[in-house]
RNA sequence: CGCCGAUCCAGAGCGGGCGAGGGACCUGGCCCCACGACCCCGCGGCCCCCCGCGAUCAUCUCCGCGGGUGCUCCUUCCAGCCGGGCGCGGUUGCGACGAUCCAGCCGCCCCCCGGGAAGAUCGGGG
Numbered sequence: 001c002g003c004c005g006a007u008c009c010a011g012a013g014c015g016g017g018c019g020a021g022g023g024a025c026c027u028g029g030c031c032c033c034a035c036g037a038c039c040c041c042g043c044g045g046c047c048c049c050c051c052g053c054g055a056u057c058a059u060c061u062c063c064g065c066g067g068g069u070g071c072u073c074c075u076u077c078c079a080g081c082c083g084g085g086c087g088c089g090g091u092u093g094c095g096a097c098g099a100u101c102c103a104g105c106c107g108c109c110c111c112c113c114g115g116g117a118a119g120a121u122c123g124g125g126g
Stems, first nucleotide, its partner, number of pairs: 001126001003124006013043005021032003026080004044072003049068006076118001081115005087108007
């Protein structure tokens, strides 16, 4: 760098340093930030993806410790691509007329659901 698999609406803080932007890219929103964000260091903590040891177990599982990572504002902050649902409008059909109901098609906006794309983390190969 790339491939495959799994997970991503939960969880978790203080001190010091730096000094202006930051929340992955683009766009539209929305947030954080001189009451010092982002980033770095120290000590904690969260999680249980990987490894080891122990205990328990009987072939499952749960727990503890140590190590490797990662993380420690807002759902990966939300959305943008596809499909579906609700709603509204138009049109066609049924109907003696009108209204209403129902069905098909088209369009629009909001919300919701599902699936993708991209990204992040871990593990295993190349």